A computed fold for a 112-nucleotide RNA from Litchfieldia alkalitelluris, annotated as SAM riboswitch aptamer (S box leader).
NCBI's taxonomy places the organism under Bacteria, Bacillati, Caryophanales, Bacillaceae, Litchfieldia.
Of the family's consensus pairs, 97% are formed in the model.
The coordinates come from a structure-prediction model, not an experiment, and the mean pLDDT is 83.
RNA sequence: CUCUUAUCAAGAGAGGUUGAGGGAUCUGGCCCUUUGACGCCUCGGCAACCAUUGAAUUUUUAUUCAACAGGUGCCAAAUCCAGCAGAACACUGCAGUUCUGAAAGAUGAGAG
Repeated sequence: CUCUUAUCAAGAGAGGUUGAGGGAUCUGGCCCUUUGACGCCUCGGCAACCAUUGAAUUUUUAUUCAACAGGUGCCAAAUCCAGCAGAACACUGCAGUUCUGAAAGAUGAGAG
C1' cells in the first nucleotide's frame, strides 16, 4: 500500500513547548482558535478491538459472560454536518425536512 471483516450519536484533560492556523481530502455550511488553537513532549484519563485468565453452553480451532489492563486505539462538536442513491413528508415553483443505504475516512483484527 491492497484485500477481508467488525465497530464508529457512549466515554475520557492538565502541564510544558510552539506560534497561526485547525476540524482527513474537494465544495458548501458550521465550529475551535493569540483568553494560544493545530502539532510535539510529559503526566493523567477513557474504552475494551486483540492478547491473557476464569466460568457457562454441544455454535467446541466456537459462542456468550466476567475479570485484568500486556499490544493497539482514543481523550471539542455524530466520522462536526451535507454532497451520491432510494423512501416518506412538504411545495405553484424555487428552496427544503426526516429516515435508510452507499461512497469516502478512522480504528482494531486477519491475510497478501